RNA sequence: GCCCCGGUAGCUUAACGGAUAAAGCAGCACCCUUCUAAGGUGAAGAUUAGGGGUUCAAUUCCUCUCCGGGGCG
Numbered sequence: 001g002c003c004c005c006g007g008u009a010g011c012u013u014a015a016c017g018g019a020u021a022a023a024g025c026a027g028c029a030c031c032c033u034u035c036u037a038a039g040g041u042g043a044a045g046a047u048u049a050g051g052g053g054u055u056c057a058a059u060u061c062c063u064c065u066c067c068g069g070g071g072c073g
Base pairs, nucleotide, nucleotide: 001072002071003070004069005068006067007066010025011024012023013022018056028042029041030040031039049065050064051063052062053061
């Protein structure tokens, strides 16, 4: 330098172009317990890496940049 994959909650992952972006773990509150752990219930938590474009509508498609991983030279 070229090619491929990825970037979504604190972490790990979902989401045929169409409903209020869905879960698990962690954290928080409560229940349970003599206390903890385990278990149960509940609420909250997202600039979907950033800019631009296409579209009635973009996490999704196109494009540029940034970051991470891999391959080739």
A computed fold for a 73-nucleotide RNA from Candidatus Portnoybacteria bacterium RBG_13_40_8, annotated as transfer RNA. Its Rfam family is "tRNA". Rfam classes the family as a transfer RNA. Its mean pLDDT, the model's own confidence on a scale to 100, is 81.